This is a predicted structure of a 77-nucleotide RNA (transfer RNA) from a Phycisphaerales bacterium. Model confidence (mean pLDDT): 81 of 100. It matches the Rfam family "tRNA". By type it is a transfer RNA. Taxonomically the source falls in Phycisphaerales (Bacteria, Pseudomonadati, Planctomycetota, Phycisphaerae).

RNA sequence: GCGCGCGUAGCUCAAUUGGAUAGAGCAUCGGCCUUCGAAGCCGAGGGUUAAAGGUUCGAGUCCUUUCGCGCGCGCCA
Numbered sequence: 001g002c003g004c005g006c007g008u009a010g011c012u013c014a015a016u017u018g019g020a021u022a023g024a025g026c027a028u029c030g031g032c033c034u035u036c037g038a039a040g041c042c043g044a045g046g047g048u049u050a051a052a053g054g055u056u057c058g059a060g061u062c063c064u065u066u067c068g069c070g071c072g073c074g075c076c077a
Base pairs, nucleotide, nucleotide: 001073002072003071004070005069006068007067010026011025012024013023019057028044029043030042031041032040050066051065052064053063054062
């Protein structure tokens, strides 16, 4: 340099294959419980879906470019 795959909450992952308001577990915070803590139970906060643009009535999902990560191939020495 070329090709392929991936990028969603602090972390790990969903989102029925384009459908209306993006969810879950863990973690964090608050409460209950407990002599205290852990465990358990209840609740809350947390998102520019990597960035920009496009298609569409409608995009996390499709298209283009860029960025980052991984894998493979190639070039130079």